[in-house]
Context: one part of a larger RNA
RNA sequence: GGAUGAACGCUAGCUACAGGCUUAACACAUGCAAGUCGAGGGGAAACGACAUUGGAAGCUUGCUUCCGAUGGGUGUCGACCGGCGCACGGGUGAGUAACGCGUAUCCAACCUGCCCACCACUUGGGAAUAACCUUGCGAAAGUAAGACUAAUGCCCAAUGAGAUUGAGUGCAGACAUCUAAUCUCAAUUAAAGAUUCAUCGGUGAUGGAUGGGGAUGCGUCCGAUUAGCUUGUUGGCGGGGUAACGGCCCACCAAGGCAACGAUCGGUAGGGGUUCUGAGAGGAAGGUCCCCCACAUUGGAACUGAGACACGGUCCAAACUCCUACGGGAGGCAGCAGUGAGGAAUAUUGGUCAAUGGGCGAGAGCCUGAACCAGCCAAGUAGCGUGCAGGAUGACGGCCCUAUGGGUUGUAAACUGCUUUUAUAAGGGAAUAAAGUGGGGCUCGUGAGCUCCUUUGCAUGUACCUUAUGAAUAAGGACCGGCCAAUUCCGUGCCAGCAGCCGCGGUAAUACGGAAGGUCCGGGCGUUAUCC
Numbered sequence: 001g002g003a004u005g006a007a008c009g010c011u012a013g014c015u016a017c018a019g020g021c022u023u024a025a026c027a028c029a030u031g032c033a034a035g036u037c038g039a040g041g042g043g044a045a046a047c048g049a050c051a052u053u054g055g056a057a058g059c060u061u062g063c064u065u066c067c068g069a070u071g072g073g074u075g076u077c078g079a080c081c082g083g084c085g086c087a088c089g090g091g092u093g094a095g096u097a098a099c100g101c102g103u104a105u106c107c108a109a110c111c112u113g114c115c116c117a118c119c120a121c122u123u124g125g126g127a128a129u130a131a132c133c134u135u136g137c138g139a140a141a142g143u144a145a146g147a148c149u150a151a152u153g154c155c156c157a158a159u160g161a162g163a164u165u166g167a168g169u170g171c172a173g174a175c176a177u178c179u180a181a182u183c184u185c186a187a188u189u190a191a192a193g194a195u196u197c198a199u200c201g202g203u204g205a206u207g208g209a210u211g212g213g214g215a216u217g218c219g220u221c222c223g224a225u226u227a228g229c230u231u232g233u234u235g236g237c238g239g240g241g242u243a244a245c246g247g248c249c250c251a252c253c254a255a256g257g258c259a260a261c262g263a264u265c266g267g268u269a270g271g272g273g274u275u276c277u278g279a280g281a282g283g284a285a286g287g288u289c290c291c292c293c294a295c296a297u298u299g300g301a302a303c304u305g306a307g308a309c310a311c312g313g314u315c316c317a318a319a320c321u322c323c324u325a326c327g328g329g330a331g332g333c334a335g336c337a338g339u340g341a342g343g344a345a346u347a348u349u350g351g352u353c354a355a356u357g358g359g360c361g362a363g364a365g366c367c368u369g370a371a372c373c374a375g376c377c378a379a380g381u382a383g384c385g386u387g388c389a390g391g392a393u394g395a396c397g398g399c400c401c402u403a404u405g406g407g408u409u410g411u412a413a414a415c416u417g418c419u420u421u422u423a424u425a426a427g428g429g430a431a432u433a434a435a436g437u438g439g440g441g442c443u444c445g446u447g448a449g450c451u452c453c454u455u456u457g458c459a460u461g462u463a464c465c466u467u468a469u470g471a472a473u474a475a476g477g478a479c480c481g482g483c484c485a486a487u488u489c490c491g492u493g494c495c496a497g498c499a500g501c502c503g504c505g506g507u508a509a510u511a512c513g514g515a516a517g518g519u520c521c522g523g524g525c526g527u528u529a530u531c532c
Base pairs, nucleotide, nucleotide: 001532002531003530004529006528007527008526009525010524013384014383015382016381017380019377020376021342026340027339028338030337031336032335035084036083037082040081041080043077044076047075048074050071051070052069053068054067055066056065057064058063091295092294093293100220101219102218103217104216105215106214107213110212111211115208116207117206119204120203121202122201123157124156125155126154133146134145135144136143137142162189163188164187165186166185167184168183172179173178193200194199221267222266223265228258229257230256233255234254235253236252238250239249240248270292271291272290273289274285275284276283277282297318298317299316300315301314320331321330322329323328348374350373351372352371356370357368358367359366360365387418388417389416390415397409398408399407400406401405423469424468425467426466427465428464432459435456436455438453439452440451441450442449443448444447476521477520478519479518480517481502482501483500487516488515489514490513491512497504498503
């Protein structure tokens, strides 16, 4: 000198963009953060319409209003069965020195829901169960029994293009245990319907795409005041297990394997893209954003599923908190806000699904603290402003001096003319939607395109524009002995104090305190901390 997720002191007009618990992975009140589908199902608790019916009021004597009952026939729909999603998105960095990450290669050792292409199918039956109902236990959380019923839930059978497994055949290929086309035989193995007739689905295979799993080379902090470490340890054979390879696990056999090119042990730490600095080589850092990993009060375990050993799932144990009728129960903010605590220190218990994206749905749509916006904070970067021109007998005042005088503050002020960014007031007023939904029409022909109409904006009457008013609303901080740009006077008298280093202060202090003047930077300026 540069830099910072900074803090503190003094000061502070506006706008835009980016940023905001670095400490206690400490404890958490409250609300929200994952639902959706009635075009899978039985149904009807709630609301609306409709129909039937009873009553009341008005009273135009057959209409209106109100109250009630009945009807799943209807729009819809709480709870329930079922499907898909909940493994994404969001948070944190505790652990991890590791194939965790980065990079490169490999899998003749693997999986892949939804999506795309293509091939072949979608036949016939059955038994249950939740909800509802009845009864019981319990303070509650909840739970037991009986009876009834449905399905795209579950089961059995048929068929078997094919697929899988086994046996035979063996074109061909290769680093390799080997892999294997073709053909034949045997065994095993599918399905689900809905409907407003537009469609949406279901099953089995093959290929793709996407996502994941695994293996290996190289790289990846400090300590030798850590020198030996290891028994599933190293390898083999055979099995088990897995989507798959493998001591991953097991039985048997062998005695190996790693290490001064640093094993083992201890300390520290998420890794990378990147960021800061530097001419570079290097050195340091890993906050925001992106990729990967790990974790979800602590420890362990599996279930479901295409995918989890699952942040807002389950079970067990532990600590803590809460409820209790003392028998027993409930909970998990390292999601978004917010609270306490810790700390030098870090924000709102805000708005909207309008856009982008995600889940479900045929769709309309619903959900979405993802996201987009707004609020707070000079904590950063950038931009704008606090006026401009003229104006000397060089006013007044202040300060200084060699003091009837001069110097300086200083064109500075006053005064004259001009401008109006900004401010205030009034008026106008977007883009983000050239998208999408719904309806009509046309074209092709079965899900697309074109066109017309309609409708959808949180931020927002915001940004921005115009007009009016009037210099009007807007400057400070540090320093002035040398390093280091900028000096005089007064006060103090080794006192009070300053100080980054050298050092200054004991009666003329350019170094302390004040004033005047000056220097530097400027909506900031200094101090502290850390890195180069």

Model confidence (mean pLDDT): 83 of 100. Small-subunit ribosomal RNA, 5' domain from an uncultured bacterium, 532 nucleotides, folded computationally. The RNAcentral record of the full RNA draws on ENA and SILVA. It matches the Rfam family "Bacterial small subunit ribosomal RNA". Its family is annotated with structural constituent of ribosome and ribosome in the Gene Ontology.